[in-house]
RNA sequence: GCGCAGUUAGCUCAGCUGGGAGAGCACAUGAUUGACGUUCAUGAGGUCACAGGUUCGAUCCCUGUACUGCGCACCA
Numbered sequence: 001g002c003g004c005a006g007u008u009a010g011c012u013c014a015g016c017u018g019g020g021a022g023a024g025c026a027c028a029u030g031a032u033u034g035a036c037g038u039u040c041a042u043g044a045g046g047u048c049a050c051a052g053g054u055u056c057g058a059u060c061c062c063u064g065u066a067c068u069g070c071g072c073a074c075c076a
Stems, first nucleotide, its partner, number of pairs: 001072007010025004019056001027043005049065005
């Protein structure tokens, strides 16, 4: 340098047929307990990497950029 895959909550990841942003764990509060834990209930938490475009409407489609991983090439 080229190609492919990925980037969504604190962490691990779903979600695409273009229309509601979600799960598990973690966290907070309450119940339970002598206490802790477990269990149960409730809750908070998001620039869907960034910018632009298409569209009535974009996490999803198109273009560019950044970062991560893998492969290939190049160099002595």

About this RNA:
RNAcentral holds the sequence, with entries from ENA and MGnify. The RNA shown here (transfer RNA) has 76 nucleotides and comes from a Symbiobacteriaceae bacterium. The prediction has a mean pLDDT of 81. Rfam family: tRNA. By type it is a transfer RNA. The organism belongs to Symbiobacteriaceae, within Bacteria.